[in-house]
Context: one part of a larger RNA
RNA sequence: UUGGGUUUAAAGGGUGCGUAGGCGGAAAAAUAAGUCAGUGGUGAAAUCUUGCAGCUUAACUGUAAAACUGCCAUUGAUACUGUUUUUUCUUGAGUAUAGUUGAGGUAGGCGGAAUGUGUAAUGUAGCGGUGAAAUGCUUAGAUAUUACACAGAACACCGAUUGCGUAGGCAGCUUACUAAACUAUAACUGACGCUGAGGCACGAAAGCGUGGGGAGCGAACAGGAUUAGAUACCCUGGUAGUCCACGCCGUAAACGAUGAUCACUCGUUGUUGGCGAUACAUAGUCAGCGACUGAGCGAAAGCAUUAAGUGAUCCACCUGGGGAGUACGGUCGCAAGAUUGAAACUC
Numbered sequence: 001u002u003g004g005g006u007u008u009a010a011a012g013g014g015u016g017c018g019u020a021g022g023c024g025g026a027a028a029a030a031u032a033a034g035u036c037a038g039u040g041g042u043g044a045a046a047u048c049u050u051g052c053a054g055c056u057u058a059a060c061u062g063u064a065a066a067a068c069u070g071c072c073a074u075u076g077a078u079a080c081u082g083u084u085u086u087u088u089c090u091u092g093a094g095u096a097u098a099g100u101u102g103a104g105g106u107a108g109g110c111g112g113a114a115u116g117u118g119u120a121a122u123g124u125a126g127c128g129g130u131g132a133a134a135u136g137c138u139u140a141g142a143u144a145u146u147a148c149a150c151a152g153a154a155c156a157c158c159g160a161u162u163g164c165g166u167a168g169g170c171a172g173c174u175u176a177c178u179a180a181a182c183u184a185u186a187a188c189u190g191a192c193g194c195u196g197a198g199g200c201a202c203g204a205a206a207g208c209g210u211g212g213g214g215a216g217c218g219a220a221c222a223g224g225a226u227u228a229g230a231u232a233c234c235c236u237g238g239u240a241g242u243c244c245a246c247g248c249c250g251u252a253a254a255c256g257a258u259g260a261u262c263a264c265u266c267g268u269u270g271u272u273g274g275c276g277a278u279a280c281a282u283a284g285u286c287a288g289c290g291a292c293u294g295a296g297c298g299a300a301a302g303c304a305u306u307a308a309g310u311g312a313u314c315c316a317c318c319u320g321g322g323g324a325g326u327a328c329g330g331u332c333g334c335a336a337g338a339u340u341g342a343a344a345c346u347c
Base pairs, nucleotide, nucleotide: 003319004318005317006316007301008300012315014202015201016200017199021195022194023193025089026088027087028086029085030083031082033081034080035077036076037075038074039073040072041071042070049065050064051063052062053061054060092192093189094188095187096185097184098183099182100181101180104178105177106176107175108174109173110172111155115151116150117149118148119147120146121145122144126137127136163170164169207248208247209246210245211244212243216242217241221237222236223235224234259314260313261312262311263310264309267292268291269290270289271288272287273286274285275284277282296303297302320347321346322345329340330339331338332337
């Protein structure tokens, strides 16, 4: 490389948009590049293959044929692909109109509970914590209770097997701006499509830079316990951080460990958002989210119209374990590091 694969054995890129490229709906016509057929030319010799012959045989050699599967020219064929294309179609795709839906996004405003702190009051000896304790707080009046004030962060119940978003993710209420999906109509365009190497954008948490903020929690750290020890688990404190603005980082078990799109292939049941016929009991239908079970598939577990079934197109990735996601070099980054990514050796 071919082949075979990628839920769990090695292997789906974190996600989207999109360039080149690859692939691509129906009907008719033209062309004849690919494709197919005929003819002609060329395809040196040697080599290879086959027949015959010569050295006693063989290797070797001679001779004849075949072959050289290729290239060029020319004459035709027109099913398929392509092409200047040309004309047409509507089912793919998009648009329009009318509705609906939701924790989708960004910015602002507001709210209550809890926690902590401060002030004032009541009140007196403990509080706190644990398996048990101690460190800690407290007669300079703590803990507890009441009132007022301030601060920061998160939004109980509703809440769900729910919903929305491409993924990361999104939850108090409200306003503004904004994106999307679905349904119905079948009015408009008329293949405008799918995928997508590079590229660009987004991308949890932690971390980094500058400036704020800092209630609670809490790496590091300190102390108290436990223990043979205890650089831990438990307890008392507590810095960075967690929060905000702007700029980086670009990674996760970024998981459904399952790439995207299209077509086809039994049933049962729940639920979300529409449509719609009614009798407001319930059928039906479209788009989602779940559970169960067949055929089929699978090494099995299991998957099973949301496929891991049956097919098609495009991309990504894998090829024994360790060495190693390491070294070196390149690119990116303030750094941390990320990305690309071996070999010797060894089993």
The part of an RNA shown here (small-subunit ribosomal RNA, central domain) has 347 nucleotides and comes from a metagenome. Its mean pLDDT, the model's own confidence on a scale to 100, is 84.